[in-house]
Context: one part of a larger RNA
Molecule: small-subunit ribosomal RNA, 5' domain
Organism: Phycisphaerales bacterium
RNA sequence: GAUUGAACGCUGGCGGCAUGGCUAAAACAUGCAAGUCGAACGCGAAAGUUCCUUCGGGAGCGAUUAGAGUGGCGAAAGGGCGAGGAAUACAUUCCUACGUACCCCCAGGUCGGGGAUAGCCCAGGGAAACCUGGUUUAAUACCCGAUGUGGUCUCCGGAUCAAAGGUUUCGGCCGCCCGGGGAGCGAGGAAUGUCCUAUCAGGUUGUUGGUGAGGUAACGGCUCACCAAGCCUAUGACGGGUAGCGGGUGUGAGAGCAUGACCCGCCGCAUCGGGACUGAGACACUGCCCGGACUCCUACGGGAGGCUGCAGCGACGAAUCUUCCGCAAUGCGCGAAAGCGUGACGGAGCAAUGCCGCGUGUAGGAUGAAGCCCUUCGGGGUGUAAACUACUGUCAGGUUUUAGAAAGUUCUGAACAAAACCAAAGGAAGGGCCGGCUAACUUCGUGCCAGCAGCCGCGGUAAUACGUAGGGCCCGAGCGUUAAUC
Numbered sequence: 001g002a003u004u005g006a007a008c009g010c011u012g013g014c015g016g017c018a019u020g021g022c023u024a025a026a027a028c029a030u031g032c033a034a035g036u037c038g039a040a041c042g043c044g045a046a047a048g049u050u051c052c053u054u055c056g057g058g059a060g061c062g063a064u065u066a067g068a069g070u071g072g073c074g075a076a077a078g079g080g081c082g083a084g085g086a087a088u089a090c091a092u093u094c095c096u097a098c099g100u101a102c103c104c105c106c107a108g109g110u111c112g113g114g115g116a117u118a119g120c121c122c123a124g125g126g127a128a129a130c131c132u133g134g135u136u137u138a139a140u141a142c143c144c145g146a147u148g149u150g151g152u153c154u155c156c157g158g159a160u161c162a163a164a165g166g167u168u169u170c171g172g173c174c175g176c177c178c179g180g181g182g183a184g185c186g187a188g189g190a191a192u193g194u195c196c197u198a199u200c201a202g203g204u205u206g207u208u209g210g211u212g213a214g215g216u217a218a219c220g221g222c223u224c225a226c227c228a229a230g231c232c233u234a235u236g237a238c239g240g241g242u243a244g245c246g247g248g249u250g251u252g253a254g255a256g257c258a259u260g261a262c263c264c265g266c267c268g269c270a271u272c273g274g275g276a277c278u279g280a281g282a283c284a285c286u287g288c289c290c291g292g293a294c295u296c297c298u299a300c301g302g303g304a305g306g307c308u309g310c311a312g313c314g315a316c317g318a319a320u321c322u323u324c325c326g327c328a329a330u331g332c333g334c335g336a337a338a339g340c341g342u343g344a345c346g347g348a349g350c351a352a353u354g355c356c357g358c359g360u361g362u363a364g365g366a367u368g369a370a371g372c373c374c375u376u377c378g379g380g381g382u383g384u385a386a387a388c389u390a391c392u393g394u395c396a397g398g399u400u401u402u403a404g405a406a407a408g409u410u411c412u413g414a415a416c417a418a419a420a421c422c423a424a425a426g427g428a429a430g431g432g433c434c435g436g437c438u439a440a441c442u443u444c445g446u447g448c449c450a451g452c453a454g455c456c457g458c459g460g461u462a463a464u465a466c467g468u469a470g471g472g473c474c475c476g477a478g479c480g481u482u483a484a485u486c
Stems, first nucleotide, its partner, number of pairs: 001486004006482005013358006019351002021316001028312001030311003035073003040070002043067001048061005080269003089194008098186003103182004108177003111145004121134005150161004165174003195241003202232003207229008244266004248259004271292005294305004322348001324347003330344001331342004361391004371382004395427001397422006404416001430475005435456003441470002444467002451458002
């Protein structure tokens, strides 16, 4: 000098765009953050209202409803964080023994039958969470048979493996099943590179390799039985410490050094540890089970929970925001669609935290007011500065009108904007420094005191270095200090 996710001190007018828990991956009240489909399926209210009534009630509309349930798809994405991990990670270049729901292309098929079970109703247990038994019902839920273009296995004889309907304006449309291919996505492997430490020198027994088997989507000690005794290491094994990695970012002429906030890609994690289930995909943040710690409810028998989602609370800390608006746009999930959901996202709010832009007026105005300061007492400085005169209208304020954003025939804007006019100099300047480095000097006070200080150093009675005032210098809605990197 440059820089920062900064903090602190003094000060503070406006706008645009960004950024904002770096500390306790410590604990969390409350609300919301993943649903959707009636064109898969059965069931099915109430309020209200009309009519009838034997006044008990009944019937119609409400109702192709609300609602929960079965079933399908989604919930493995999106969002958060960086604890762990020095290699099962990441980056680059390659390789293959593999998987793939939804999407695209091609080929073929979609026949016949069956028994249940949620829900509803009845009965019962429990404080609750919830659970048990019984009658009954549907399906694109489940099961059996048939067929076999084909797929898989094969000793080449053969064996084995499917399916579901819905809707319609009757033209179709959406599905379902078995195969082949593609795209995108994923899985596995290799080489090279990737911090400090030798006051860590030997490490290893599924260890290294083979045969066979199991397991997996798949290769493989991945696992197991048997056999052999290997394998890594001074080009640093093993151990210890530290750390998410990269694109990038800061600085620098570069080489390099430092760094990894925001945004993008990858990895890992979801109270701590372990486990599997479902599924195309998870060993699954707002799924399940077990154990630990913690918190809460309890009728003491037993239950419930997981903000490293968005807000928010308290704690910690030098330090970091609203319990806001909207699904209008972009995207995602479901749906034939209308649409529904979405704290993703789009916006607004708070904070000078940063960058950028604008303003706080413009012109005239005295041998020069007052005040203050200095003085050699003559005067000098502040200083055209002010007052005063004439103007202008940025920003902020008010009124009116109207685009864009909207893609899409109709309809659809949370939030933002533009133009014209009105009024009015009004509402808007501070901080640090002035001994040298380093731009900027005098007065008074103090007297090695009080104090200053980045370094050198100032202060012990004439201090340009402390404190004050006047003046000046540098930046300017900021200016300084501290911390950190180059």